Predicted 3D model of a 100-nucleotide RNA (Glycine riboswitch aptamer) from uncultured Pseudonocardia sp. The RNAcentral record of the sequence draws on MGnify. The coordinates come from a structure-prediction model, not an experiment, and the mean pLDDT is 78. Lineage of the source: Bacteria > Bacillati > Actinomycetota > Actinomycetes > Pseudonocardia.

[in-house]
């Protein structure tokens, strides 16, 4: 210094809009059709927000002077990837194994 398996890991709207599929309630109706109202799932489109996978970009120290090129990050950028649960991802930490 890299790699595997186990824990533990944070942020940010379930805001709007349409479509679909089916629930629950009311009216109506001989029956089928049918209206309303509710919340629920998917897909999609819009804005918006987050950054700890990736990726990108910089400072300063950097052999005496000056110049060029190099020059980190959880900093910045948000390309990508994320914004109810859960499921996945997750820098980084520990704990074991194992190569170099």
């Nucleotide at each position: 210094c890299c790699g595997c398996g186990c824990g533990g890991g944070a942020g940010a709207g379930u805001c709007c809009c349409g479509a679909u599929c089916g629930c629950c309630a009311u009216c109506g109706c001989a029956a089928c059709u049918g209206a309303u109202g509710g919340g629920g799932a998917u897909c999609g489109g819009g804005c918006g927000c987050c950054g700890a996978a990736g990726g990108a970009g910089c400072a300063a120290a950097u052999c005496c002077u000056c110049c060029c090129c190099g020059g980190a990050a959880c900093c910045u950028c948000u390309c990508a990837g994320g914004c109810a649960u859960c499921c996945a991802g997750g820098a980084c930490c520990g704990c074991c194994c194992g190569g170099g």